[in-house]
RNA sequence: UCGGGCGUAGCUCAAUGGUAGAGUACGCGGCUGUUAACCGCAUGGUUGCUGGUUCGAGUCCAGCCGCCAAAG
Numbered sequence: 001u002c003g004g005g006c007g008u009a010g011c012u013c014a015a016u017g018g019u020a021g022a023g024u025a026c027g028c029g030g031c032u033g034u035u036a037a038c039c040g041c042a043u044g045g046u047u048g049c050u051g052g053u054u055c056g057a058g059u060c061c062a063g064c065c066g067c068c069a070a071a072g
Stems, first nucleotide, its partner, number of pairs: 001071001004068004010024004018055001027041004048064005
């Protein structure tokens, strides 16, 4: 430099164009003589940024930014 993949909760990841979820971590509670484990509840999101298409975009399109592997 060319082409490709990825970017969503603190972390790991889901989500047919139609209310953004799960696990884990953290917090609270239950259980237990206590801790751990286990069970329950709650919290946590400008879906990388800016535009476009659409009645409606995490999803489709364009540009930019960042990361990954590969080729030269």